Molecule: transfer RNA
Organism: Myxococcales bacterium
RNA sequence: GGUCCCCUGGCUCAACCUGGUAGAGCAGCGAGCUUUUAACUCGCGGGUUCCGGGUUCGAAUCCCGGGGGGAUCG
Numbered sequence: 001g002g003u004c005c006c007c008u009g010g011c012u013c014a015a016c017c018u019g020g021u022a023g024a025g026c027a028g029c030g031a032g033c034u035u036u037u038a039a040c041u042c043g044c045g046g047g048u049u050c051c052g053g054g055u056u057c058g059a060a061u062c063c064c065g066g067g068g069g070g071a072u073c074g
Stems, first nucleotide, its partner, number of pairs: 001073007010026004020057001028044005050066005
C1' cells in the first nucleotide's frame, strides 16, 4: 500500500441484514436477609450508539467522508 471486519452504559455483548420508544448480563448504588462480611432476593441510576455530513415523516440501523482498532495479502 490492497482487500475485508469491528466501534452501542464502567466492562462483555444484543438490536443493524428487514429504518419505527436503545436492551441484557456483569459491575455500581439502595433495601431485605445475616451478629458482621460474603452469598442470595428485591429495587434504582447510568449510553444524544466513535466524529461530521446526506437520504427519510422518522437513522444505532441506509449512503458519503474522517478517526480508532483488528485480520489477511504483498